[in-house]
RNA sequence: CACUUAUCAAGAAAGGAAGAGGGAAAAGCCCUAUGAUGCCUUGGCAACCCUGAUUUUAUUACAAUUUUAGUACUAAAAAAAGAAGGUGCCAACUCUUAAACUACACACUAAAAAAAUGUAAGUAUAAAGAUGAGUC
Numbered sequence: 001c002a003c004u005u006a007u008c009a010a011g012a013a014a015g016g017a018a019g020a021g022g023g024a025a026a027a028g029c030c031c032u033a034u035g036a037u038g039c040c041u042u043g044g045c046a047a048c049c050c051u052g053a054u055u056u057u058a059u060u061a062c063a064a065u066u067u068u069a070g071u072a073c074u075a076a077a078a079a080a081a082g083a084a085g086g087u088g089c090c091a092a093c094u095c096u097u098a099a100a101c102u103a104c105a106c107a108c109u110a111a112a113a114a115a116a117u118g119u120a121a122g123u124a125u126a127a128a129g130a131u132g133a134g135u136c
Base pairs, nucleotide, nucleotide: 002135003134004133005132006131007130008129013042014041015040016039021031022030023029026097027096028095043090044089045088048086049085050082051081054078055077056076057075058074060072061071062070094128100123101122102120103119104118105117
């Protein structure tokens, strides 16, 4: 670099040096000389890898005439809880975005309403991206 898979509405910042852009990309909208982004130090968040009480199922063994029930080993699945270590993360939902659906506007009317268009941090999802674990 590529592939597979899981997650992405929660959570968690101080100091130092430096001094101009940054939020992946385009647009929007934001952050930023009250010092951003990146870097270093310290701290924290979280629970992916990790540990795991306990529960369930199955094989086998014990005992037994047989079955059920029981006990033990092993295996598989689920899992309260934990945080030593490996990553990760600590502005904004991955900051927002396509198509679809829904709602509203357009909408004027005696009454009702389609299409198109627009709006929505509405819904459920792609693509892209990020991170972990694994494979090559």
Description: Predicted 3D model of a 136-nucleotide RNA (SAM riboswitch aptamer (S box leader)) from a Bacteroidia bacterium.